A computed fold for a 520-nucleotide part of an RNA from an uncultured prokaryote, annotated as small-subunit ribosomal RNA, 5' domain.
The prediction has a mean pLDDT of 83.
Context: one part of a larger RNA
RNA sequence: GAUGAACGCUAGCGGGAGGCUUAAUACAUGCAAGUCGAGCGGUAGAUUAGACUUCGGUUUGAUUGAGAGCGGCGCACGGGUGAGUAACGCGUACGCAACUUACCCCUGAGCGGGGAAUAGCCCCGGGAAACUGGGAUUAAUGCCCCAUGGUUUUAGAUUAAGGCAUCUUGGUCUAAAUAAAGUUGAGGCGCUCAGAGAUAGGCGUGCGUCCUAUUAGCUAGUUGGCGGGGUAACGGCCCACCAAGGCGACGAUCGGUAGGGGGCGUGAGAGCGUGGACCCCCACACGGGUACUGAGACACGGACCCGACUCCUACGGGAGGCAGCAGUAAGGAAUAUUGGACAAUGGGCGGGAGCCUGAUCCAGCCAUCCCGCGUGCAGGACGAAGGCCCUCCGGGUCGUAACUGCUUUUAUGGGGAAAGAAAAGGCGGGCUUGCCCCGUACCUGACGGUACCCUGCGAACAAGCACCGGCUAACUCCGUGCCAGCAGCCGCGGUAAUACGGAGGGUGCGAGCGUUAUCC
Numbered sequence: 001g002a003u004g005a006a007c008g009c010u011a012g013c014g015g016g017a018g019g020c021u022u023a024a025u026a027c028a029u030g031c032a033a034g035u036c037g038a039g040c041g042g043u044a045g046a047u048u049a050g051a052c053u054u055c056g057g058u059u060u061g062a063u064u065g066a067g068a069g070c071g072g073c074g075c076a077c078g079g080g081u082g083a084g085u086a087a088c089g090c091g092u093a094c095g096c097a098a099c100u101u102a103c104c105c106c107u108g109a110g111c112g113g114g115g116a117a118u119a120g121c122c123c124c125g126g127g128a129a130a131c132u133g134g135g136a137u138u139a140a141u142g143c144c145c146c147a148u149g150g151u152u153u154u155a156g157a158u159u160a161a162g163g164c165a166u167c168u169u170g171g172u173c174u175a176a177a178u179a180a181a182g183u184u185g186a187g188g189c190g191c192u193c194a195g196a197g198a199u200a201g202g203c204g205u206g207c208g209u210c211c212u213a214u215u216a217g218c219u220a221g222u223u224g225g226c227g228g229g230g231u232a233a234c235g236g237c238c239c240a241c242c243a244a245g246g247c248g249a250c251g252a253u254c255g256g257u258a259g260g261g262g263g264c265g266u267g268a269g270a271g272c273g274u275g276g277a278c279c280c281c282c283a284c285a286c287g288g289g290u291a292c293u294g295a296g297a298c299a300c301g302g303a304c305c306c307g308a309c310u311c312c313u314a315c316g317g318g319a320g321g322c323a324g325c326a327g328u329a330a331g332g333a334a335u336a337u338u339g340g341a342c343a344a345u346g347g348g349c350g351g352g353a354g355c356c357u358g359a360u361c362c363a364g365c366c367a368u369c370c371c372g373c374g375u376g377c378a379g380g381a382c383g384a385a386g387g388c389c390c391u392c393c394g395g396g397u398c399g400u401a402a403c404u405g406c407u408u409u410u411a412u413g414g415g416g417a418a419a420g421a422a423a424a425g426g427c428g429g430g431c432u433u434g435c436c437c438c439g440u441a442c443c444u445g446a447c448g449g450u451a452c453c454c455u456g457c458g459a460a461c462a463a464g465c466a467c468c469g470g471c472u473a474a475c476u477c478c479g480u481g482c483c484a485g486c487a488g489c490c491g492c493g494g495u496a497a498u499a500c501g502g503a504g505g506g507u508g509c510g511a512g513c514g515u516u517a518u519c520c
Base pairs, nucleotide, nucleotide: 001519002518003517005516006515007514008513009512012373013372014371015370016369017368018366019365020331025329026328027327029326030325031324034073035072036071039070040069045064046063047062048061049060050059051058052057080284081283082282089209090208091207092206093205094204095203096202099201100200104197106195107194108193109192110191112146113145114144115143122135123134124133125132126131152177153176154175155174156173157172158171159170160169161168162167182189183188210256211255217247218246219245222244223243224242225241227239228238229237259281260280261279262278263274264273265272266271286307287306288305289304290303309320310319311318312317337363339362340361341360345359346357347356348355349354376406377405378404379403386398387397388396389395390394412456413455414454415453416452420447425442426440427439428438429437430436431434464509465508466507467506468505469490470489471488475504476503477502478501479500485492486491
């Protein structure tokens, strides 16, 4: 000098930031991922019209219409944590002639015909519950079949160009396999195939990346090959067979510690230390394992299995996973509200209106940090009283106060009052028909009646903490008498202690000041 700090004493305000460093301990409760009726069948209910009526209501049609269900997209993002990991994990620079990429942009082509189910609804059951069985029936942008077809793959033939290579790229011919979905207010929104782009990823490699040799040898899918399987893709990734290799004092292997980086702290720099907040990457989601779905997961608020734990139970059986936001217990020196709003930014779904969003934006708590402001100014005063000191009826010092005048930041009262919000949407117009452009009126603010401005009032409401032997700025008196005590180091204290305790005075910083811990 610095800190995600804590502790002690003290404490007026504002702005900005930060806030479980410990138990990746256990979690009550609420919320944190939904949305689409312009994909589908369609119900309860409501409104309205008619018919019947025992005046209770019943029934038919039309309009509208939850909740649930099928289906689509999203749930792989966003948010949390740092356990594991010394590794191509991260950083940096290259490579993929070995790869994928939903939604989005551009381009080309296409969208023909048919079928069988199933949830819902209805009927009948089982169960304490969670949930679940059977029957009948129905729809779709759900599923299946046929057709057409470019492309791709495979097999065969042919040709051009290129490359470091296994070869790559392109053209032609033959054979085989493989697409599609509708809806509408008729504008559109979608669907299928192919190419290209963008974005996002996957894989490989050079170099860099902590301590220990009181760890010296390690290795059997081990190292390589051939063939196959698997994958989006290369590869012992996996498998059969064959060979006997591969790594290591340039530190293998074992052990310990640790998420990495941009950065941050310090320092003139070299360096040393560190990785909290913010951004990028990685890993994890009660411990361990596995795959399913999907463009993408081996999936925090999905599934299955094993385990530990907790809970419910009618004892037969079930349920759960805060390292999301709040909050609770525990641990600890120690770390906040079970708050408001989707107004803005962004995300998901939707044609849109909109819905959802503990992301986010705000507010609350905490001197935890940084920055700013204030706690008054002038006279009184050629210096009252009082304290303290001295060479003691005289000085010195605190050094001022009362009183008089002034100011009003701030506090408090009153009044006014934002920016953040112009879009989307509605209407009209235009064309190059798209998150298109132009015009127009209307609507939308959690924060918040907040910031800010004006005004009334009155010095009114607001100063402490540590130190004073040297280092190190700041000195005297009294008490104590190697006691009581101090102390970062040197060291003070045994009768005049500037070092202990008190007082007066002084020094330093100041809404803070000291102490402790840690780093330079």
Rfam family: Bacterial small subunit ribosomal RNA.